[in-house]
RNA sequence: AAAUCGAAAGGGCAAACUUGCCGGAAGGCAAGGACGCAAAACUACAGGGCCUGAACCGCGAUACCUGCGGGUGGCAGCCAGUUGCCGAA
Repeated sequence: AAAUCGAAAGGGCAAACUUGCCGGAAGGCAAGGACGCAAAACUACAGGGCCUGAACCGCGAUACCUGCGGGUGGCAGCCAGUUGCCGAA
RNA backbone atom coordinates (compact mmCIF):
# COMPACT_ATOMS: atom_id res chain seq x y z
P A A 1 -0.84 3.85 3.57
O5' A A 1 -0.95 2.88 2.31
C5' A A 1 -0.70 3.37 1.00
C4' A A 1 -0.68 2.24 0.00
C3' A A 1 -1.92 1.36 0.00
O3' A A 1 -2.98 1.91 -0.75
C1' A A 1 0.00 0.00 0.00
P A A 2 -4.49 1.56 -0.33
O5' A A 2 -4.68 0.09 -0.92
C5' A A 2 -4.58 -0.14 -2.31
C4' A A 2 -4.59 -1.62 -2.61
C3' A A 2 -5.76 -2.39 -2.05
O3' A A 2 -6.92 -2.29 -2.85
C1' A A 2 -3.75 -3.55 -1.59
P A A 3 -8.34 -2.39 -2.13
O5' A A 3 -8.51 -3.95 -1.84
C5' A A 3 -8.56 -4.87 -2.92
C4' A A 3 -8.46 -6.28 -2.41
C3' A A 3 -9.47 -6.67 -1.34
O3' A A 3 -10.72 -7.02 -1.88
C1' A A 3 -7.32 -7.36 -0.68
P U A 4 -12.01 -6.66 -1.02
O5' U A 4 -11.95 -7.62 0.26
C5' U A 4 -12.08 -9.02 0.09
C4' U A 4 -11.63 -9.74 1.33
C3' U A 4 -12.46 -9.47 2.58
O3' U A 4 -13.65 -10.23 2.62
C1' U A 4 -10.16 -9.36 3.12
P C A 5 -14.92 -9.62 3.32
O5' C A 5 -14.49 -9.38 4.84
C5' C A 5 -14.22 -10.46 5.70
C4' C A 5 -13.60 -9.96 6.98
C3' C A 5 -14.46 -9.04 7.82
O3' C A 5 -15.34 -9.77 8.64
C1' C A 5 -12.31 -8.09 7.60
P G A 6 -16.74 -9.14 9.05
O5' G A 6 -16.35 -8.10 10.18
C5' G A 6 -15.67 -8.52 11.35
C4' G A 6 -15.32 -7.35 12.23
C3' G A 6 -16.54 -6.59 12.74
O3' G A 6 -16.28 -6.11 14.05
C1' G A 6 -15.13 -5.13 11.51
P A A 7 -16.82 -7.01 15.27
O5' A A 7 -15.95 -6.51 16.50
C5' A A 7 -15.85 -5.14 16.76
C4' A A 7 -14.67 -4.87 17.66
C3' A A 7 -14.62 -3.46 18.22
O3' A A 7 -15.44 -3.32 19.34
C1' A A 7 -12.51 -4.03 17.36
P A A 8 -16.37 -2.07 19.49
O5' A A 8 -15.35 -0.89 19.74
C5' A A 8 -14.45 -0.93 20.85
C4' A A 8 -13.43 0.17 20.75
C3' A A 8 -13.99 1.56 20.50
O3' A A 8 -14.46 2.16 21.68
C1' A A 8 -12.16 1.16 19.06
P A A 9 -15.68 3.13 21.63
O5' A A 9 -15.06 4.46 21.00
C5' A A 9 -13.98 5.12 21.66
C4' A A 9 -13.43 6.21 20.77
C3' A A 9 -14.45 7.15 20.17
O3' A A 9 -14.86 8.15 21.08
C1' A A 9 -12.93 6.47 18.50
P G A 10 -16.33 8.68 21.05
O5' G A 10 -16.28 9.74 19.87
C5' G A 10 -15.31 10.78 19.87
C4' G A 10 -15.22 11.42 18.51
C3' G A 10 -16.54 11.78 17.89
O3' G A 10 -17.06 12.99 18.40
C1' G A 10 -15.21 10.68 16.28
P G A 11 -18.62 13.23 18.46
O5' G A 11 -18.91 13.79 17.00
C5' G A 11 -20.04 13.39 16.28
C4' G A 11 -19.73 13.34 14.80
C3' G A 11 -20.90 12.94 13.93
O3' G A 11 -21.77 14.03 13.66
C1' G A 11 -19.06 11.61 13.37
P G A 12 -23.32 13.77 13.71
O5' G A 12 -23.57 12.93 12.38
C5' G A 12 -23.13 13.42 11.12
C4' G A 12 -23.35 12.40 10.03
C3' G A 12 -24.77 11.88 9.91
O3' G A 12 -25.63 12.79 9.24
C1' G A 12 -23.26 10.08 9.80
P C A 13 -27.13 12.92 9.74
O5' C A 13 -27.83 11.66 9.06
C5' C A 13 -27.73 11.45 7.65
C4' C A 13 -28.15 10.04 7.30
C3' C A 13 -29.56 9.66 7.74
O3' C A 13 -30.54 10.15 6.85
C1' C A 13 -28.05 7.92 8.27
P A A 14 -31.92 10.67 7.42
O5' A A 14 -32.59 9.35 8.01
C5' A A 14 -32.82 8.22 7.16
C4' A A 14 -33.30 7.05 7.98
C3' A A 14 -34.64 7.30 8.66
O3' A A 14 -35.48 6.16 8.58
C1' A A 14 -32.95 6.76 10.27
P A A 15 -37.01 6.34 8.33
O5' A A 15 -37.52 4.84 8.48
C5' A A 15 -37.11 3.84 7.57
C4' A A 15 -37.51 2.48 8.07
C3' A A 15 -38.94 2.40 8.61
O3' A A 15 -39.88 2.22 7.58
C1' A A 15 -37.45 1.41 10.15
P A A 16 -41.28 2.98 7.66
O5' A A 16 -42.00 2.30 8.92
C5' A A 16 -42.34 0.93 8.90
C4' A A 16 -42.74 0.46 10.27
C3' A A 16 -43.90 1.21 10.91
O3' A A 16 -45.15 0.75 10.45
C1' A A 16 -42.15 0.97 12.48
P C A 17 -46.25 1.80 9.98
O5' C A 17 -46.52 2.65 11.31
C5' C A 17 -47.07 2.05 12.47
C4' C A 17 -46.93 2.97 13.66
C3' C A 17 -47.50 4.37 13.47
O3' C A 17 -48.90 4.39 13.66
C1' C A 17 -45.34 4.54 14.40
P U A 18 -49.78 5.44 12.83
O5' U A 18 -49.48 6.82 13.54
C5' U A 18 -49.81 7.02 14.90
C4' U A 18 -49.38 8.39 15.36
C3' U A 18 -49.80 9.54 14.46
O3' U A 18 -51.15 9.93 14.68
C1' U A 18 -47.53 9.80 15.05
P U A 19 -52.01 10.43 13.44
O5' U A 19 -51.48 11.91 13.23
C5' U A 19 -51.64 12.89 14.25
C4' U A 19 -50.89 14.15 13.90
C3' U A 19 -51.14 14.72 12.51
O3' U A 19 -52.35 15.43 12.41
C1' U A 19 -48.82 14.73 12.96
P G A 20 -53.13 15.39 10.99
O5' G A 20 -52.30 16.40 10.08
C5' G A 20 -52.24 17.78 10.42
C4' G A 20 -51.21 18.50 9.57
C3' G A 20 -51.39 18.36 8.07
O3' G A 20 -52.38 19.22 7.55
C1' G A 20 -49.12 18.03 8.63
P C A 21 -53.24 18.73 6.27
O5' C A 21 -52.24 18.88 5.03
C5' C A 21 -51.75 20.16 4.67
C4' C A 21 -50.62 20.05 3.68
C3' C A 21 -50.92 19.30 2.40
O3' C A 21 -51.63 20.07 1.45
C1' C A 21 -48.85 18.58 3.25
P C A 22 -52.63 19.32 0.42
O5' C A 22 -51.66 18.54 -0.58
C5' C A 22 -50.80 19.27 -1.45
C4' C A 22 -49.93 18.34 -2.27
C3' C A 22 -50.66 17.24 -3.03
O3' C A 22 -51.28 17.70 -4.21
C1' C A 22 -48.76 16.34 -1.97
P G A 23 -52.69 17.04 -4.65
O5' G A 23 -52.31 15.54 -5.04
C5' G A 23 -51.53 15.27 -6.19
C4' G A 23 -51.20 13.79 -6.30
C3' G A 23 -52.40 12.85 -6.23
O3' G A 23 -53.13 12.79 -7.45
C1' G A 23 -50.66 12.01 -4.87
P G A 24 -54.74 12.81 -7.38
O5' G A 24 -55.11 11.44 -6.67
C5' G A 24 -56.46 11.13 -6.31
C4' G A 24 -56.70 9.65 -6.41
C3' G A 24 -55.67 8.79 -5.69
O3' G A 24 -56.04 8.56 -4.35
C1' G A 24 -55.93 8.03 -7.91
P A A 25 -54.91 8.59 -3.18
O5' A A 25 -54.17 7.18 -3.31
C5' A A 25 -54.86 5.98 -3.01
C4' A A 25 -54.14 4.80 -3.65
C3' A A 25 -52.73 4.53 -3.12
O3' A A 25 -52.75 3.70 -1.99
C1' A A 25 -52.72 4.56 -5.50
P A A 26 -51.56 3.83 -0.88
O5' A A 26 -50.27 3.23 -1.62
C5' A A 26 -50.09 1.83 -1.76
C4' A A 26 -48.96 1.55 -2.72
C3' A A 26 -47.59 2.09 -2.31
O3' A A 26 -46.91 1.22 -1.43
C1' A A 26 -48.03 2.71 -4.53
P G A 27 -46.30 1.80 -0.05
O5' G A 27 -45.56 3.15 -0.43
C5' G A 27 -44.28 3.14 -1.07
C4' G A 27 -44.11 4.39 -1.90
C3' G A 27 -43.53 5.61 -1.19
O3' G A 27 -42.12 5.55 -1.06
C1' G A 27 -45.39 6.26 -2.46
P G A 28 -41.40 6.34 0.14
O5' G A 28 -41.45 7.85 -0.31
C5' G A 28 -40.80 8.27 -1.51
C4' G A 28 -41.15 9.70 -1.84
C3' G A 28 -40.77 10.72 -0.79
O3' G A 28 -39.41 11.10 -0.89
C1' G A 28 -42.98 11.11 -1.49
P C A 29 -38.57 11.46 0.44
O5' C A 29 -39.11 12.90 0.83
C5' C A 29 -38.91 14.01 -0.05
C4' C A 29 -39.63 15.23 0.46
C3' C A 29 -39.38 15.58 1.92
O3' C A 29 -38.16 16.26 2.12
C1' C A 29 -41.69 15.69 1.49
P A A 30 -37.35 16.01 3.51
O5' A A 30 -38.21 16.81 4.58
C5' A A 30 -38.33 18.22 4.50
C4' A A 30 -39.25 18.76 5.57
C3' A A 30 -38.98 18.26 6.97
O3' A A 30 -37.91 18.94 7.60
C1' A A 30 -41.29 18.14 6.54
P A A 31 -37.00 18.15 8.69
O5' A A 31 -37.92 18.07 9.98
C5' A A 31 -38.31 19.27 10.64
C4' A A 31 -39.36 18.99 11.69
C3' A A 31 -39.02 17.89 12.69
O3' A A 31 -38.14 18.32 13.71
C1' A A 31 -41.22 17.58 11.92
P G A 32 -37.05 17.25 14.32
O5' G A 32 -37.96 16.26 15.17
C5' G A 32 -38.60 16.71 16.35
C4' G A 32 -39.68 15.75 16.81
C3' G A 32 -39.21 14.40 17.31
O3' G A 32 -38.69 14.44 18.62
C1' G A 32 -41.08 14.12 15.91
P G A 33 -37.39 13.50 19.01
O5' G A 33 -37.91 12.02 18.70
C5' G A 33 -39.00 11.45 19.43
C4' G A 33 -39.34 10.09 18.86
C3' G A 33 -38.18 9.11 18.88
O3' G A 33 -38.13 8.46 20.14
C1' G A 33 -39.21 9.11 16.72
P A A 34 -36.75 7.79 20.64
O5' A A 34 -36.69 6.47 19.75
C5' A A 34 -35.67 5.56 19.87
C4' A A 34 -35.80 4.52 18.76
C3' A A 34 -34.52 3.73 18.55
O3' A A 34 -34.86 2.43 18.12
C1' A A 34 -35.06 4.93 16.58
P C A 35 -35.03 1.23 19.18
O5' C A 35 -34.90 -0.08 18.27
C5' C A 35 -36.01 -0.87 18.01
C4' C A 35 -35.95 -1.46 16.61
C3' C A 35 -34.60 -1.94 16.11
O3' C A 35 -34.20 -3.16 16.71
C1' C A 35 -35.77 -0.84 14.38
P G A 36 -32.60 -3.54 16.77
O5' G A 36 -32.30 -4.14 15.33
C5' G A 36 -31.07 -3.91 14.69
C4' G A 36 -31.30 -3.35 13.30
C3' G A 36 -30.02 -2.98 12.55
O3' G A 36 -29.48 -4.10 11.88
C1' G A 36 -31.53 -1.17 12.45
P C A 37 -27.85 -4.23 11.79
O5' C A 37 -27.46 -3.13 10.71
C5' C A 37 -27.93 -3.22 9.37
C4' C A 37 -27.50 -2.02 8.57
C3' C A 37 -26.00 -1.77 8.54
O3' C A 37 -25.35 -2.60 7.60
C1' C A 37 -27.16 0.26 8.91
P A A 38 -24.03 -3.47 8.04
O5' A A 38 -22.82 -2.80 7.26
C5' A A 38 -22.47 -1.47 7.51
C4' A A 38 -21.56 -0.96 6.43
C3' A A 38 -20.24 -1.74 6.29
O3' A A 38 -19.74 -1.56 4.97
C1' A A 38 -19.79 0.46 7.01
P A A 39 -19.98 -2.59 3.85
O5' A A 39 -19.99 -1.52 2.66
C5' A A 39 -21.19 -1.13 2.06
C4' A A 39 -21.87 -0.03 2.85
C3' A A 39 -23.29 0.23 2.42
O3' A A 39 -24.03 0.65 3.56
C1' A A 39 -22.07 2.20 2.21
P A A 40 -25.47 0.10 3.73
O5' A A 40 -26.35 1.39 3.99
C5' A A 40 -26.66 2.32 2.95
C4' A A 40 -27.64 3.36 3.43
C3' A A 40 -27.24 4.04 4.73
O3' A A 40 -27.78 5.34 4.76
C1' A A 40 -29.13 2.66 5.09
P A A 41 -26.95 6.63 4.66
O5' A A 41 -26.45 6.59 3.14
C5' A A 41 -27.07 7.40 2.19
C4' A A 41 -26.02 8.20 1.43
C3' A A 41 -26.34 8.34 -0.06
O3' A A 41 -27.13 9.49 -0.29
C1' A A 41 -24.14 7.52 0.21
P C A 42 -28.47 9.33 -1.18
O5' C A 42 -27.94 9.27 -2.68
C5' C A 42 -27.21 10.36 -3.24
C4' C A 42 -26.54 9.93 -4.53
C3' C A 42 -27.44 9.25 -5.54
O3' C A 42 -28.19 10.17 -6.32
C1' C A 42 -25.46 8.00 -5.30
P U A 43 -29.63 9.70 -6.84
O5' U A 43 -29.32 8.59 -7.94
C5' U A 43 -28.67 8.94 -9.15
C4' U A 43 -28.44 7.71 -10.01
C3' U A 43 -29.67 6.90 -10.34
O3' U A 43 -30.39 7.46 -11.43
C1' U A 43 -27.92 5.45 -9.67
P A A 44 -31.97 7.49 -11.37
O5' A A 44 -32.43 5.97 -11.34
C5' A A 44 -32.11 5.10 -12.42
C4' A A 44 -33.32 4.24 -12.78
C3' A A 44 -34.59 5.01 -13.09
O3' A A 44 -35.27 4.38 -14.16
C1' A A 44 -34.99 3.52 -11.32
P C A 45 -35.55 5.24 -15.48
O5' C A 45 -35.79 4.10 -16.58
C5' C A 45 -36.82 3.13 -16.42
C4' C A 45 -37.05 2.42 -17.73
C3' C A 45 -35.83 1.72 -18.30
O3' C A 45 -35.69 0.41 -17.78
C1' C A 45 -36.83 3.05 -19.99
P A A 46 -34.20 -0.18 -17.46
O5' A A 46 -33.46 -0.24 -18.87
C5' A A 46 -33.90 -1.13 -19.88
C4' A A 46 -33.18 -0.83 -21.18
C3' A A 46 -31.66 -0.85 -21.09
O3' A A 46 -31.17 -2.17 -21.28
C1' A A 46 -32.36 1.12 -22.18
P G A 47 -30.22 -2.82 -20.19
O5' G A 47 -31.32 -3.56 -19.33
C5' G A 47 -31.28 -3.50 -17.92
C4' G A 47 -30.87 -4.85 -17.37
C3' G A 47 -31.95 -5.53 -16.55
O3' G A 47 -32.85 -6.27 -17.35
C1' G A 47 -29.96 -5.44 -15.32
P G A 48 -34.42 -6.29 -16.94
O5' G A 48 -34.46 -7.24 -15.68
C5' G A 48 -34.11 -8.61 -15.82
C4' G A 48 -33.97 -9.27 -14.46
C3' G A 48 -35.20 -9.24 -13.57
O3' G A 48 -36.18 -10.19 -13.93
C1' G A 48 -33.30 -8.68 -12.31
P G A 49 -37.72 -9.81 -13.73
O5' G A 49 -37.87 -9.61 -12.15
C5' G A 49 -37.71 -10.70 -11.26
C4' G A 49 -37.75 -10.23 -9.83
C3' G A 49 -39.03 -9.56 -9.39
O3' G A 49 -40.04 -10.50 -9.07
C1' G A 49 -37.20 -8.27 -8.66
P C A 50 -41.58 -10.13 -9.34
O5' C A 50 -41.94 -9.13 -8.16
C5' C A 50 -41.84 -9.54 -6.81
C4' C A 50 -41.95 -8.35 -5.88
C3' C A 50 -43.19 -7.49 -6.06
O3' C A 50 -44.34 -8.03 -5.43
C1' C A 50 -41.30 -6.11 -5.94
P C A 51 -45.76 -7.81 -6.07
O5' C A 51 -46.09 -6.29 -5.68
C5' C A 51 -46.19 -5.90 -4.32
C4' C A 51 -46.30 -4.39 -4.21
C3' C A 51 -47.43 -3.75 -4.99
O3' C A 51 -48.67 -3.86 -4.33
C1' C A 51 -45.45 -2.52 -5.33
P U A 52 -50.00 -3.95 -5.20
O5' U A 52 -50.12 -2.50 -5.83
C5' U A 52 -50.33 -1.36 -5.01
C4' U A 52 -50.33 -0.10 -5.86
C3' U A 52 -51.43 -0.06 -6.91
O3' U A 52 -52.62 0.45 -6.36
C1' U A 52 -49.34 0.61 -7.84
P G A 53 -53.96 -0.34 -6.57
O5' G A 53 -54.38 0.04 -8.05
C5' G A 53 -54.36 1.41 -8.47
C4' G A 53 -54.35 1.47 -9.98
C3' G A 53 -55.53 0.76 -10.63
O3' G A 53 -56.06 1.49 -11.72
C1' G A 53 -53.49 -0.21 -11.34
P A A 54 -57.64 1.78 -11.69
O5' A A 54 -57.82 3.33 -12.05
C5' A A 54 -56.74 4.21 -11.96
C4' A A 54 -57.20 5.64 -11.91
C3' A A 54 -57.43 6.27 -13.28
O3' A A 54 -58.76 6.16 -13.71
C1' A A 54 -55.85 7.53 -12.06
P A A 55 -59.08 5.87 -15.28
O5' A A 55 -58.41 7.07 -16.07
C5' A A 55 -58.96 8.38 -16.01
C4' A A 55 -58.09 9.36 -16.75
C3' A A 55 -57.84 9.04 -18.23
O3' A A 55 -58.89 9.48 -19.05
C1' A A 55 -55.79 9.57 -17.18
P C A 56 -59.54 8.42 -20.12
O5' C A 56 -58.30 7.92 -20.99
C5' C A 56 -57.65 8.80 -21.90
C4' C A 56 -56.47 8.10 -22.55
C3' C A 56 -56.78 6.75 -23.17
O3' C A 56 -57.36 6.87 -24.47
C1' C A 56 -54.83 6.58 -21.86
P C A 57 -58.42 5.74 -24.95
O5' C A 57 -57.51 4.46 -25.27
C5' C A 57 -56.56 4.51 -26.32
C4' C A 57 -55.79 3.21 -26.41
C3' C A 57 -56.65 1.95 -26.44
O3' C A 57 -57.19 1.70 -27.73
C1' C A 57 -54.89 1.65 -24.91
P G A 58 -58.60 0.92 -27.81
O5' G A 58 -58.23 -0.59 -27.46
C5' G A 58 -57.35 -1.33 -28.30
C4' G A 58 -57.00 -2.66 -27.67
C3' G A 58 -58.18 -3.53 -27.29
O3' G A 58 -58.72 -4.23 -28.40
C1' G A 58 -56.62 -3.49 -25.52
P C A 59 -60.26 -4.58 -28.40
O5' C A 59 -60.38 -5.75 -27.32
C5' C A 59 -59.70 -6.97 -27.52
C4' C A 59 -59.84 -7.87 -26.31
C3' C A 59 -61.27 -8.10 -25.82
O3' C A 59 -61.96 -9.06 -26.60
C1' C A 59 -59.87 -7.63 -23.98
P G A 60 -63.53 -8.84 -26.85
O5' G A 60 -64.15 -9.20 -25.42
C5' G A 60 -64.03 -10.52 -24.89
C4' G A 60 -64.45 -10.54 -23.44
C3' G A 60 -65.83 -10.00 -23.14
O3' G A 60 -66.85 -10.96 -23.41
C1' G A 60 -64.30 -9.09 -21.61
P A A 61 -68.20 -10.46 -24.05
O5' A A 61 -68.87 -9.66 -22.85
C5' A A 61 -69.25 -10.33 -21.65
C4' A A 61 -69.57 -9.34 -20.56
C3' A A 61 -70.65 -8.32 -20.90
O3' A A 61 -71.96 -8.84 -20.73
C1' A A 61 -68.79 -7.21 -19.98
P U A 62 -73.09 -8.36 -21.73
O5' U A 62 -73.34 -6.85 -21.29
C5' U A 62 -73.80 -6.55 -19.98
C4' U A 62 -73.62 -5.07 -19.70
C3' U A 62 -74.38 -4.12 -20.60
O3' U A 62 -75.74 -3.98 -20.19
C1' U A 62 -72.16 -3.36 -20.38
P A A 63 -76.71 -3.14 -21.14
O5' A A 63 -76.27 -1.65 -20.84
C5' A A 63 -76.65 -0.58 -21.71
C4' A A 63 -76.83 0.71 -20.92
C3' A A 63 -75.67 1.07 -20.01
O3' A A 63 -74.66 1.77 -20.70
C1' A A 63 -77.67 1.18 -18.79
P C A 64 -73.06 1.49 -20.31
O5' C A 64 -72.93 1.98 -18.80
C5' C A 64 -73.00 3.36 -18.49
C4' C A 64 -73.09 3.57 -16.99
C3' C A 64 -71.92 3.05 -16.18
O3' C A 64 -70.83 3.94 -16.18
C1' C A 64 -73.93 2.36 -15.17
P C A 65 -69.31 3.34 -16.11
O5' C A 65 -69.24 2.64 -14.68
C5' C A 65 -69.28 3.44 -13.49
C4' C A 65 -69.45 2.55 -12.28
C3' C A 65 -68.35 1.54 -12.01
O3' C A 65 -67.24 2.12 -11.36
C1' C A 65 -70.43 0.48 -11.82
P U A 66 -65.75 1.64 -11.75
O5' U A 66 -65.74 0.07 -11.43
C5' U A 66 -65.83 -0.38 -10.08
C4' U A 66 -66.08 -1.87 -10.06
C3' U A 66 -65.00 -2.74 -10.65
O3' U A 66 -63.94 -2.96 -9.73
C1' U A 66 -67.08 -3.47 -11.46
P G A 67 -62.43 -3.12 -10.29
O5' G A 67 -62.46 -4.46 -11.12
C5' G A 67 -62.73 -5.72 -10.48
C4' G A 67 -62.57 -6.85 -11.47
C3' G A 67 -61.20 -6.96 -12.12
O3' G A 67 -60.28 -7.62 -11.29
C1' G A 67 -62.87 -7.13 -13.77
P C A 68 -58.71 -7.18 -11.34
O5' C A 68 -58.17 -7.81 -12.70
C5' C A 68 -58.18 -9.21 -12.92
C4' C A 68 -57.77 -9.54 -14.33
C3' C A 68 -56.49 -8.88 -14.81
O3' C A 68 -55.33 -9.54 -14.35
C1' C A 68 -58.15 -8.63 -16.46
P G A 69 -53.99 -8.67 -14.07
O5' G A 69 -53.46 -8.30 -15.54
C5' G A 69 -53.01 -9.33 -16.41
C4' G A 69 -52.76 -8.79 -17.80
C3' G A 69 -51.82 -7.61 -17.90
O3' G A 69 -50.46 -7.97 -17.80
C1' G A 69 -53.71 -7.21 -19.24
P G A 70 -49.39 -6.91 -17.16
O5' G A 70 -49.34 -5.72 -18.22
C5' G A 70 -48.71 -5.91 -19.48
C4' G A 70 -49.03 -4.80 -20.45
C3' G A 70 -48.42 -3.44 -20.17
O3' G A 70 -47.05 -3.38 -20.55
C1' G A 70 -50.66 -3.17 -20.81
P G A 71 -46.04 -2.42 -19.68
O5' G A 71 -46.63 -0.96 -19.90
C5' G A 71 -46.51 -0.32 -21.17
C4' G A 71 -47.37 0.93 -21.20
C3' G A 71 -46.96 2.04 -20.24
O3' G A 71 -45.92 2.85 -20.74
C1' G A 71 -49.26 1.66 -20.05
P U A 72 -44.74 3.33 -19.74
O5' U A 72 -45.51 4.19 -18.65
C5' U A 72 -46.18 5.39 -19.02
C4' U A 72 -46.99 5.92 -17.85
C3' U A 72 -46.18 6.16 -16.58
O3' U A 72 -45.49 7.40 -16.62
C1' U A 72 -48.16 5.00 -16.04
P G A 73 -43.98 7.43 -16.06
O5' G A 73 -44.19 7.39 -14.49
C5' G A 73 -44.89 8.44 -13.84
C4' G A 73 -45.34 8.03 -12.46
C3' G A 73 -44.23 7.55 -11.53
O3' G A 73 -43.50 8.62 -10.95
C1' G A 73 -46.02 6.05 -11.43
P G A 74 -41.93 8.39 -10.58
O5' G A 74 -41.95 7.35 -9.37
C5' G A 74 -42.46 7.74 -8.10
C4' G A 74 -42.67 6.54 -7.20
C3' G A 74 -41.43 5.86 -6.66
O3' G A 74 -40.84 6.58 -5.60
C1' G A 74 -43.01 4.25 -7.33
P C A 75 -39.24 6.44 -5.34
O5' C A 75 -39.07 4.99 -4.69
C5' C A 75 -39.65 4.70 -3.43
C4' C A 75 -39.41 3.25 -3.07
C3' C A 75 -37.96 2.81 -3.04
O3' C A 75 -37.34 3.17 -1.82
C1' C A 75 -39.27 1.20 -4.16
P A A 76 -35.86 3.85 -1.82
O5' A A 76 -34.93 2.82 -2.59
C5' A A 76 -34.65 1.54 -2.03
C4' A A 76 -33.18 1.21 -2.19
C3' A A 76 -32.23 2.22 -1.55
O3' A A 76 -31.15 1.53 -0.94
C1' A A 76 -31.71 1.98 -3.83
P G A 77 -30.60 2.00 0.50
O5' G A 77 -31.34 1.07 1.55
C5' G A 77 -31.23 -0.35 1.47
C4' G A 77 -32.36 -1.00 2.23
C3' G A 77 -33.75 -0.65 1.73
O3' G A 77 -34.60 -1.78 1.88
C1' G A 77 -33.56 -0.05 3.99
P C A 78 -35.13 -2.53 0.53
O5' C A 78 -34.08 -3.70 0.30
C5' C A 78 -34.15 -4.91 1.07
C4' C A 78 -34.02 -6.12 0.16
C3' C A 78 -32.76 -6.16 -0.70
O3' C A 78 -31.62 -6.59 0.02
C1' C A 78 -34.63 -6.65 -2.04
P C A 79 -30.16 -6.02 -0.39
O5' C A 79 -29.82 -6.77 -1.75
C5' C A 79 -29.60 -8.17 -1.76
C4' C A 79 -29.59 -8.70 -3.18
C3' C A 79 -28.49 -8.17 -4.10
O3' C A 79 -27.22 -8.75 -3.86
C1' C A 79 -30.53 -8.20 -5.26
P A A 80 -25.88 -7.84 -4.08
O5' A A 80 -26.04 -7.21 -5.55
C5' A A 80 -25.85 -8.02 -6.71
C4' A A 80 -26.12 -7.21 -7.96
C3' A A 80 -25.15 -6.07 -8.23
O3' A A 80 -23.96 -6.51 -8.86
C1' A A 80 -27.36 -5.29 -8.50
P G A 81 -22.55 -5.81 -8.48
O5' G A 81 -22.60 -4.44 -9.28
C5' G A 81 -22.61 -4.41 -10.70
C4' G A 81 -22.82 -3.00 -11.21
C3' G A 81 -21.83 -1.98 -10.68
O3' G A 81 -20.61 -1.97 -11.41
C1' G A 81 -24.00 -1.14 -10.45
P U A 82 -19.23 -1.65 -10.65
O5' U A 82 -19.33 -0.09 -10.34
C5' U A 82 -19.32 0.86 -11.40
C4' U A 82 -19.53 2.26 -10.87
C3' U A 82 -18.59 2.69 -9.76
O3' U A 82 -17.32 3.10 -10.23
C1' U A 82 -20.80 3.26 -9.16
P U A 83 -15.99 2.83 -9.32
O5' U A 83 -16.15 3.90 -8.15
C5' U A 83 -15.95 5.29 -8.41
C4' U A 83 -16.50 6.13 -7.28
C3' U A 83 -15.79 6.00 -5.94
O3' U A 83 -14.57 6.72 -5.88
C1' U A 83 -18.11 5.96 -5.60
P G A 84 -13.37 6.14 -4.94
O5' G A 84 -13.96 6.30 -3.48
C5' G A 84 -14.16 7.59 -2.91
C4' G A 84 -14.89 7.50 -1.59
C3' G A 84 -14.15 6.78 -0.47
O3' G A 84 -13.22 7.62 0.17
C1' G A 84 -16.37 6.00 -0.57
P C A 85 -12.10 6.99 1.18
O5' C A 85 -12.76 7.27 2.60
C5' C A 85 -12.98 8.60 3.04
C4' C A 85 -13.34 8.63 4.51
C3' C A 85 -12.39 7.87 5.43
O3' C A 85 -11.24 8.63 5.74
C1' C A 85 -14.62 7.36 6.00
P C A 86 -9.85 7.85 6.06
O5' C A 86 -10.10 7.16 7.46
C5' C A 86 -10.30 7.93 8.63
C4' C A 86 -10.57 7.03 9.81
C3' C A 86 -9.55 5.93 10.03
O3' C A 86 -8.43 6.40 10.75
C1' C A 86 -11.72 5.01 10.15
P G A 87 -6.91 5.89 10.37
O5' G A 87 -6.86 4.42 10.97
C5' G A 87 -7.24 4.18 12.31
C4' G A 87 -7.42 2.70 12.56
C3' G A 87 -6.16 1.89 12.32
O3' G A 87 -6.03 0.89 13.33
C1' G A 87 -7.95 1.02 11.06
P A A 88 -4.54 0.63 13.99
O5' A A 88 -4.77 -0.71 14.82
C5' A A 88 -4.78 -0.69 16.23
C4' A A 88 -5.53 -1.87 16.79
C3' A A 88 -5.10 -3.24 16.27
O3' A A 88 -3.92 -3.69 16.88
C1' A A 88 -7.45 -3.11 16.30
P A A 89 -2.86 -4.66 16.07
O5' A A 89 -3.66 -6.03 15.92
C5' A A 89 -3.96 -6.82 17.06
C4' A A 89 -4.92 -7.93 16.70
C3' A A 89 -4.44 -8.86 15.59
O3' A A 89 -3.56 -9.86 16.05
C1' A A 89 -6.67 -8.21 15.18

Source information: The RNA shown here (c-di-GMP-I riboswitch aptamer) has 89 nucleotides. Its Rfam family is "c-di-GMP-I riboswitch aptamer". Rfam describes the family as follows. GEMM was predicted in a large-scale screen for bacterial structured RNA regulatory elements.